A computed fold for a 73-nucleotide RNA from a Candidatus Woesearchaeota archaeon, annotated as transfer RNA. The prediction has a mean pLDDT of 82.

[in-house]
RNA sequence: GGGCCCGUGGUCUAGUGGCUAUGAUACCGCCUUCACGCGGCGGGGGUCCUGGGUUCAAAUCCCAGCGGGCCCA
Numbered sequence: 001g002g003g004c005c006c007g008u009g010g011u012c013u014a015g016u017g018g019c020u021a022u023g024a025u026a027c028c029g030c031c032u033u034c035a036c037g038c039g040g041c042g043g044g045g046g047u048c049c050u051g052g053g054u055u056c057a058a059a060u061c062c063c064a065g066c067g068g069g070c071c072c073a
Stems, first nucleotide, its partner, number of pairs: 001072007010025003018056001027043005049065005
């Protein structure tokens, strides 16, 4: 330098045009226990990497940029 893939709460992740953006884990509270742990219930936490475009409507499609991974040279 060229090609391909990825970027979503602290972490991992679902979502492939339209519901209040999904679940797990971590954190906090309550229940349970003599107590801790396990377990049950609930809660807070997201500019969906950035900017622009298409569309009535974009996390989702298109373009550019940024970051990461793999391959080729």

Rfam family: tRNA. The family's RNA type in Rfam is transfer RNA. The organism belongs to Candidatus Woesearchaeota, within Archaea.